Glycine riboswitch aptamer from Ruminiclostridium sp., 77 nucleotides, folded computationally.

[in-house]
RNA sequence: AUGAGAGCCUAGGGAGAGCGGCUUACAAAGCACACCGAAGGAGUAAAUCUCUCAGGUAAAGAGACCUUGGCUUGACG
Numbered sequence: 001a002u003g004a005g006a007g008c009c010u011a012g013g014g015a016g017a018g019c020g021g022c023u024u025a026c027a028a029a030g031c032a033c034a035c036c037g038a039a040g041g042a043g044u045a046a047a048u049c050u051c052u053c054a055g056g057u058a059a060a061g062a063g064a065c066c067u068u069g070g071c072u073u074g075a076c077g
Base pairs, nucleotide, nucleotide: 005073006072007071008070009069011067012066013065018033021031022030023029034057035056036055040053041051042050043049
């Protein structure tokens, strides 16, 4: 000095399923039923597979994953 890979931060994109019912002043909270699966968790050698504990089913928020920029570390040469 090159900078694979990894971690963190920023910005953008980002699906699915009841704006259902009852209690209630409410889109909050609770209850029952129905459903989703891409935070997390569990099972598995592993998983974007399965389960649905948690979470979610208008908006907001969250959101695996992908991309942009920055910082740190650093394989190979």
Its Rfam family is "Glycine riboswitch aptamer". Clan: Glycine riboswitch clan.
Taxonomically the source falls in Ruminiclostridium (Bacteria, Bacillota, Eubacteriales, Oscillospiraceae).
The prediction has a mean pLDDT of 82.
Of the family's consensus pairs, 89% are formed in the model.